[in-house]
Record summary: Predicted 3D model of an 86-nucleotide RNA (c-di-GMP-I riboswitch aptamer) from a Rhodocyclaceae bacterium.

RNA sequence: CGAGAAACAGGGCAAACCGCAGGAAACGGCGGGACGCAAAUCCGGUGCCUACAGCGCGAGCGCGCCAUGGCCGACCGGCUGCCUCG
Numbered sequence: 001c002g003a004g005a006a007a008c009a010g011g012g013c014a015a016a017c018c019g020c021a022g023g024a025a026a027c028g029g030c031g032g033g034a035c036g037c038a039a040a041u042c043c044g045g046u047g048c049c050u051a052c053a054g055c056g057c058g059a060g061c062g063c064g065c066c067a068u069g070g071c072c073g074a075c076c077g078g079c080u081g082c083c084u085c086g
Base pairs, nucleotide, nucleotide: 001086002085003084004083012037013036017032018031019030020029022027035073042078043077044076045075046074047071048070049069054065055064056063057062
């Protein structure tokens, strides 16, 4: 530098669910817990979710729009990392 996810070694992360507290919600945080993952590290984009407030409609209950809020173990791309082989 290239290739690989077979094995070896050191290990890493942590689904559902439960508890606590936060939030309008989406949702994530901490603790427990492991379904799984060779990038289930990180960054960007796409896509998606929610609607407090705001705007519009409505007699009214409400309805619609809206991201500055949020997102995976969704997809695509980029960078980086362990081991092995050449």